About this RNA
This is a predicted complex of two RNAs, RNase P RNA and transfer RNA, with 427 nucleotides together. It holds a member of the Rfam family "Bacterial RNase P class A". From the family's description: Ribonuclease P (RNase P) is a ubiquitous endoribonuclease, found in archaea, bacteria and eukarya as well as chloroplasts and mitochondria. Gene Ontology terms of the family: ribonuclease P activity, tRNA processing and dimeric ribonuclease P complex. The family's RNA type in Rfam is ribozyme.
[in-house]
RNA sequence: UAAGUAGGACAAAUGAUCGCGGCUGCUUUACGCAGGUGAGGAAAGUCCGGGCUUCAUAGGGCAGGGUGCCGGAUAACGUCCGGUGGAGGUGACUCCAAGGCCAGUGCAACAGAGAUAUACCGCCUGUUUUACAGGUAAGGGUGGAAAGGCAGUGUAAGAGACUACCGUCCGCAUGGUAACAUGCGGAGCCAUGUAAACCCCACUCGAAGCAAGACCAAACUUCCCGAAAGGGAUGGGACGAGCAUGGAUUUGCCCGAUUCUUCGUCCAGGUAGGUCGCUUGAGGCUGCCGGCAACGGCAGUCCUAGAUAGAUGAUCAUUCAACGACAUAACCCGGCUUAUCGUCCUGCUUACCAU
RNA sequence: GCUUUCAUAGUUAAAUGGAUAUAACAGACCCCUCCUAAGGGUCAGUUGCAGGUUCGAUUCCUGCUGGGAGCA
Numbered sequence: 001u002a003a004g005u006a007g008g009a010c011a012a013a014u015g016a017u018c019g020c021g022g023c024u025g026c027u028u029u030a031c032g033c034a035g036g037u038g039a040g041g042a043a044a045g046u047c048c049g050g051g052c053u054u055c056a057u058a059g060g061g062c063a064g065g066g067u068g069c070c071g072g073a074u075a076a077c078g079u080c081c082g083g084u085g086g087a088g089g090u091g092a093c094u095c096c097a098a099g100g101c102c103a104g105u106g107c108a109a110c111a112g113a114g115a116u117a118u119a120c121c122g123c124c125u126g127u128u129u130u131a132c133a134g135g136u137a138a139g140g141g142u143g144g145a146a147a148g149g150c151a152g153u154g155u156a157a158g159a160g161a162c163u164a165c166c167g168u169c170c171g172c173a174u175g176g177u178a179a180c181a182u183g184c185g186g187a188g189c190c191a192u193g194u195a196a197a198c199c200c201c202a203c204u205c206g207a208a209g210c211a212a213g214a215c216c217a218a219a220c221u222u223c224c225c226g227a228a229a230g231g232g233a234u235g236g237g238a239c240g241a242g243c244a245u246g247g248a249u250u251u252g253c254c255c256g257a258u259u260c261u262u263c264g265u266c267c268a269g270g271u272a273g274g275u276c277g278c279u280u281g282a283g284g285c286u287g288c289c290g291g292c293a294a295c296g297g298c299a300g301u302c303c304u305a306g307a308u309a310g311a312u313g314a315u316c317a318u319u320c321a322a323c324g325a326c327a328u329a330a331c332c333c334g335g336c337u338u339a340u341c342g343u344c345c346u347g348c349u350u351a352c353c354a355u
Numbered sequence: 356g357c358u359u360u361c362a363u364a365g366u367u368a369a370a371u372g373g374a375u376a377u378a379a380c381a382g383a384c385c386c387c388u389c390c391u392a393a394g395g396g397u398c399a400g401u402u403g404c405a406g407g408u409u410c411g412a413u414u415c416c417u418g419c420u421g422g423g424a425g426c427a
Base pairs, nucleotide, nucleotide: 001351002350003349004348005347006346007345008344009343010342012319013318014317015316016315017314018313020038021037023035024034025033026032040326044337045336047335048334049333050332051331052209053208054207055206059255060254061253062252064205065204066203067202068201069083070082071081072080073079084098085096086095087094088093099200100199104198105197106194107193108192120140121139122136123135124134125133126132127131148166149165151163152162153161167189168187169186170185171184172183173182174181175180213276214275215274216273220235222233223232224231225230236267237266238265239264240263241262246260247259248258249257250256283302284301285300286299287298288297289296290295320324356426357425358424359423360422361421362420365380366379367378368377373410382398383397384396385395386394403419404418405417406416407415
C1' cells in the first nucleotide's frame, strides 16, 4: 500500500421563523403569554424470556408444549460468555437443532440379482460341458447407502479365516468440575441411513394479557319515598339444566378441593366519559475492585416523551462526506431476527514494496 | 396495541416425505357447424419468498412477505 477479518461509535450539523404534544410559572381564567422539554438502533416482526395485573385453590397424576455437547452468567431465556468435539478458510477468524437408531417400532420411491437381506456378470470346483449344481463378496454393474479401509499370509478361488497399521466398540488407568483427551488391554467387528419419523432419556412449562385490571361518575330497566325539585334501592325477558349417587369452578381428562339457589344459551335496553395503571427503572454515565469473559460488588453523579384519534414537521440561510438510508414510542424491561445511505475509530491476518 | 389463523393454475379445491403435482370452472388455439352454442382435442404452474434437515420437501424446521378473523 492492497485485500480481508473481528469489534465499537455516529445516524448530516448550526441558526432563524411558523406549527404540534406534555410540564412549570404568570395573568385580564382564555382557541392567552412566557420558560423549558419532546423517538430509535432497530421504536419494526411479535419470535423467545421476565416484571406487573386478574382468574380465591397456582395441589397430585395423565395427556400436551418447549429445550437438548459441558461448565458458568442471569430476574429469566431458545440469550450471552468460556471450553469440548466436528466442518470451512493459507491465515486472522467463522459456522454447527451437537442427547439416544448397542431400547423398541416405522420408512428407505426409482434403479438394481439383492435394501438388511442377496449370487446378476465375473472367479473357482465338479458333472451328463452353448447348460446345471456347489463354493466365493477379492473385481464389475445399480444406487444417496451393498458384510470397516489398506498391505500381507492363506486358499481350488476367496473371505477378519489369520497378522500388522488405521478406524469402530468395550473395559481400565491418568489428566480435567465436566464435555472430553491421552495411554494400555480386550473384542475380529451379527452389521447402513433417518429421531427438523413415532418414540426413549434428562430438564422445564398454571391460564390469560394494559382492549390486563382498580376506582369514580353518568345513562337505561324495574320499583320505593316525596306535592315538586330530588333522594334511595334493584338488575330486564325467553328457553334449558338443577334441590344432592347432582350442578358449577379449577380454560384437555381423572383424582382431590371449593361452592350452591345457582349455572348455561339466546334476545332486548343503556353507557362510548373521567382518574389511576403510565413511566425512577433488574435505569444511564464515570471511577475502583473481583472474574479469562459474560457478569457481579462498592462509591459518586444524572433524570431523559407519556399521548388517548393519538404530538417531532415545514420553510429559509450557511457548511459538507452534496440532497442524507432503514424507519416513527402507546405498560415496561432483557434478548433474538429482519431492514439500513454512508462516515469514523481500534485489534488482528495475508500478500507485495522499502529500510 | 394484543391474540390467532392461512397462503398450491386466473378462481375454487385435492395430493402418506417418492415429481411428469391432480381435478372442476374460466382463458387462448384447433376440429366439428352455413354461423353460434353444446361436444372433442391441445396449451399454459419458480406449490408466496429465502435458507436448512433428508438420498429425496407442496408436505418437516427456521426466518421473512402478504392477507383473513377475534379482543374494551